Overview
Predicted 3D model of a 267-nucleotide RNA (Bacterial large signal recognition particle RNA) from a Solirubrobacterales bacterium. Rfam family: Bacterial large signal recognition particle RNA. Gene Ontology terms of the family: signal recognition particle, plasma membrane targeting and SRP-dependent cotranslational protein targeting to membrane, signal sequence recognition. Rfam's curators write: The signal recognition particle (SRP) is a universally conserved ribonucleoprotein involved in the co-translational targeting of proteins to membranes.
[in-house]
RNA sequence: CCGUGCUAGGCGGGGUGCUAGCGGUGCCCUGUACCCGCAAUCCGCUCUAGCGGGGCUGAAUUCCCUCUCGAGGGGUUGGAGGCCCGGGGUCAGCGCCCCCCUCGUGGCGGCGAUGGUCCGGUCCCUCGGCGAUGAAGGCCCGUGAACCAGGUCAGGUCCGGAAGGAAGCAGCCUUAAGCGGUCACCUCCAGGCGCAGGGGGAGCGCCGGACCGGAGCCACGAAGCGGCGGCCGCGCUCCGAGCCCGGCUUCGACGGAGGGUGCACGG
Repeated sequence: CCGUGCUAGGCGGGGUGCUAGCGGUGCCCUGUACCCGCAAUCCGCUCUAGCGGGGCUGAAUUCCCUCUCGAGGGGUUGGAGGCCCGGGGUCAGCGCCCCCCUCGUGGCGGCGAUGGUCCGGUCCCUCGGCGAUGAAGGCCCGUGAACCAGGUCAGGUCCGGAAGGAAGCAGCCUUAAGCGGUCACCUCCAGGCGCAGGGGGAGCGCCGGACCGGAGCCACGAAGCGGCGGCCGCGCUCCGAGCCCGGCUUCGACGGAGGGUGCACGG
């Protein structure tokens, strides 16, 4: 130096979260680089830090170290940066709304305005009346008794010398209890049905009536002043959150450069 065969190692990494700490499952960023089982009310370990089992590759372009580049993540900071959201204050800034006084127009009003007093209705509870509806019962019809319901009682039985009587099964008829049924009618009961009425209650408002009283009431519009009237709608202001952007810091994939690193045998 070459060949053959092994072993160390490698077969992704980083951030976050959790953790006393490490790694994993999870989430995120890179990137494409084995498989099976375990695992977030966690799973397995202990600074030598996943555990258990299997497979491929294998001392180099593939392993290890250093430097560099820098995707991306974490922390922190800047309201004298930008966008946006939530909350508070202010009516003694703007705006809007309401009310009083005045004026104008129109309408109503001595066939009586505003107002006052009384009464009633509307509202609630309750009571019965009438009706409707429903349930039950009655009436009516039918059916319905081997014997212990009735009437009539063939046959047969009994009493009698006879004439004539007696009890009485079946059958037939009529009914009781029971069973079934149609419309109407009657009675009774029921209430989340309907209408009017009685009684009690409530009473801001609205509607109506009677009486008192004697001239205003209502609508619209306008201006001016007034009201220690109203509304956060705008503005102003205070606090807080989020995103973007920037500063500082930290970790850092992929990539690039350089350096380092076994064993055995044979030639």